[in-house]
Molecule: Bacterial RNase P class A
Organism: Burkholderiaceae bacterium
C1' cells in the first nucleotide's frame, strides 16, 4: 500500500439573568395561601407498543379437550419468539484458479436462516411436458400392464420426488384483564334501608299570631359518584475494581441515590468558547494550511407503573478492533 468487514463512545460546553414544576428549610396567615432561601429536574432511543416479566385484582382440585405460540444442538437469564458458543446450509472482496474477453470459480473475517418430523394421513407442485403422483406414451415381450427398456420436456419423471412461512404428526410452553390494575378516606344531589312525626295539618312563607299552600318531613345506617390519598419510584439500579467462564453471564469488595409530575413541568434570552457552513487574502504547483469576517446551535425526537429485549428513526462527530493480500527492511 489493496481489499472487504465488526463494534463502542458522544450527541454542544461555560457563565449572567428571567422563569416552570416537586422536594427541603425559614418567616407571615386562623385558614386558603404569599414570601425568603437551599437543593433536583428526559433518552439514546423517553418512540413503535411487537416479545417477556415484577405488580394488582379476578377466576382456580387435579387432568384433558379447544385455542395461541416455540422448534438443530449446549449455554445465559426473573422470564422471552432476546443474548452467547458450536454444527450444517446458502452468502462473501481484491490478491489467486479458469478464460483472448466478456464473465465464472474459490476463498477470510463477516452477514443471512420460522435448521423438529415428508415409510401417520390429506392437500399442492407454476412454465414446459403424452403424464406431476392418479395412471399412462412409445418399443419390445407374456396368457395377462406380465415384464423390461426409454428420446424429449422439467427444480422434480414412471424412484416410496418436492413442499410443513399448507392441514397434520411430535415435543415442550401458555388462566384472563392491566396503574384508568388496585387500596384507603370521603361530599351535593337522587335513590335505598330503619326508627320517629305527619290530613285530630307534619312541613314551607326570614321570629310569633292570621292567612295561603300543603303530602311528605326529621334523624341514623349502607352503597356509589364527584374529589382526595396511596400505588410511585432503592431497582432483575448505576459506576468502579478483583475473580470464575470461549463469550453471553455470574459472584465479590467499594462508592453512589439520579424526575416522579399526573392534561401533565423540565424553557426563553445574552456574552464567550467548540463542531458545522458561508465570503475574503496570504502561502503552496497541487492536495491543503493559515488569518480575517459573516451565520448562529443545528439529526431524531419528549417521561407518565417500573423492568429486560426487538424494531424503527437519527444532522455531525471520535474511537477501537478483525480478516486476506502485495511490497520493503
Nucleotide at each position: 500500500g489493496a481489499a472487504g468487514c465488526a463494534g463502542g463512545c458522544c450527541g454542544g460546553g461555560c457563565a449572567g439573568c428571567c422563569g416552570c414544576u416537586g422536594c427541603c428549610g425559614g418567616g407571615c396567615g386562623c385558614a386558603a395561601g404569599c414570601c425568603c432561601g437551599g437543593g433536583a429536574g428526559a433518552g439514546g432511543a423517553a418512540g413503535g407498543u411487537c416479545c417477556g416479566g415484577a405488580c394488582u385484582c379476578c377466576a382456580u382440585a387435579g387432568a384433558g379437550c379447544a385455542g395461541g405460540g416455540u422448534g438443530a444442538c449446549g449455554g445465559c437469564u426473573a422470564a422471552c419468539g432476546g443474548c452467547c458458543g458450536u454444527g450444517c446450509g446458502c452468502u462473501g472482496a481484491a490478491a489467486c484458479c479458469c478464460g483472448c474477453a466478456a464473465g465464472g470459480g474459490a476463498u477470510a473475517a463477516g452477514g443471512c436462516g420460522a435448521c423438529g418430523a415428508a415409510c401417520a394421513g390429506g392437500g399442492c407442485c407454476a412454465c414446459a411436458g403424452a403424464g406431476a403422483c392418479g395412471a399412462g406414451c412409445c418399443a419390445g415381450u407374456u396368457c395377462a400392464g406380465u415384464c423390461u427398456g426409454g428420446g424429449g420436456u422439467g427444480a422434480a419423471a414412471c424412484g416410496c420426488g418436492g413442499u410443513a412461512a399448507c392441514c397434520u404428526c411430535c415435543a415442550c410452553c401458555c388462566g384472563g384483564a392491566g396503574c384508568a390494575a388496585c387500596a384507603c378516606c370521603a361530599a351535593a344531589u337522587a335513590g335505598g334501608c330503619a326508627c320517629g312525626c305527619a290530613a285530630u295539618g307534619a312541613c314551607g312563607c326570614g321570629g310569633c299570631u292570621c292567612g295561603c299552600g300543603g303530602a311528605g318531613c326529621g334523624u341514623g345506617c349502607g352503597g356509589g359518584u364527584a374529589g382526595g390519598u396511596g400505588g410511585c419510584u432503592u431497582g432483575a439500579g448505576c459506576g468502579g475494581c478483583g475473580c470464575a467462564g470461549c463469550a453471553a453471564u455470574g459472584c465479590g469488595c467499594c462508592g453512589c441515590c439520579u424526575a416522579g409530575a399526573g392534561g401533565a413541568a423540565u424553557g426563553g434570552c445574552u456574552g464567550c468558547c467548540a463542531u458545522a457552513g458561508a465570503a475574503c487574502a496570504a502561502g503552496g504547483c497541487g492536495a491543503c494550511u493559515u488569518g480575517u469576517u459573516c451565520c448562529g446551535u443545528a439529526a431524531c425526537a419528549g417521561a407518565a407503573u417500573c423492568c429486560g429485549g426487538c424494531c424503527u428513526a437519527c444532522a455531525g462527530g471520535c474511537c477501537u478492533g478483525c480478516u486476506u493480500u502485495c511490497a520493503a527492511c